[in-house]
Molecule: transfer RNA
Organism: marine sediment metagenome
RNA sequence: AGCUCUGUAGUUUAGUGGUUAAGAAUAACGGGUUCUGGUCCCGUUGACCUCGGUUCGAAUCCGGGCAGAGCUA
Numbered sequence: 001a002g003c004u005c006u007g008u009a010g011u012u013u014a015g016u017g018g019u020u021a022a023g024a025a026u027a028a029c030g031g032g033u034u035c036u037g038g039u040c041c042c043g044u045u046g047a048c049c050u051c052g053g054u055u056c057g058a059a060u061c062c063g064g065g066c067a068g069a070g071c072u073a
Base pairs, nucleotide, nucleotide: 001072002071003070004069005068006067007066010026011025012024013023018056027045028044029043030042031041032040049065050064051063052062053061
């Protein structure tokens, strides 16, 4: 330098065009339980990499950029 793949809470992920408001686990915080801690239960917080395009409607489709992984030279 070229090609391919990926990008969603702090972390791991579901969602392949519309009804529900982006769901779950974990984490953090608060509470309950316990003599204390752990386990368990309840609650709260927190996310679509970025810019444009297509569409009545985009996390989802298309293009540029950025970042990461792999292959080739």